[in-house]
RNA sequence: GGACCCGUAGCUCAGCCAGGACAGAGCGUAGGCCUUCGGAGCCUAUGGUCCCGGGUUCGAAUCCCGGCGGGUCCGCCA
Numbered sequence: 001g002g003a004c005c006c007g008u009a010g011c012u013c014a015g016c017c018a019g020g021a022c023a024g025a026g027c028g029u030a031g032g033c034c035u036u037c038g039g040a041g042c043c044u045a046u047g048g049u050c051c052c053g054g055g056u057u058c059g060a061a062u063c064c065c066g067g068c069g070g071g072u073c074c075g076c077c078a
Base pairs, nucleotide, nucleotide: 001074002073003072004071005070006069007068010027011026012025013024020058028046029045030044031043032042033041051067052066053065054064055063
């Protein structure tokens, strides 16, 4: 330098292919209940510029373009 994959909640990820309103799960965190006590169990609450910018569209996490960051492979140099 080239190709491909990934970026969504504090963490791990789904949703993307095939666009549809208010974006989800588990874990975590906070409070309460329960319990001999509890870090276990139950209930409630808490959660986001969907990496950034632009485009298409009535409508974009999703499609297109350009960047940024990470990873894998290939090439070049040696």

Predicted 3D model of a 78-nucleotide RNA (transfer RNA) from Metallosphaera yellowstonensis MK1.
Its mean pLDDT, the model's own confidence on a scale to 100, is 82.
Rfam family: tRNA. Rfam classes the family as a transfer RNA. Rfam's curators write: Transfer RNA (tRNA) molecules are approximately 80 nucleotides in length.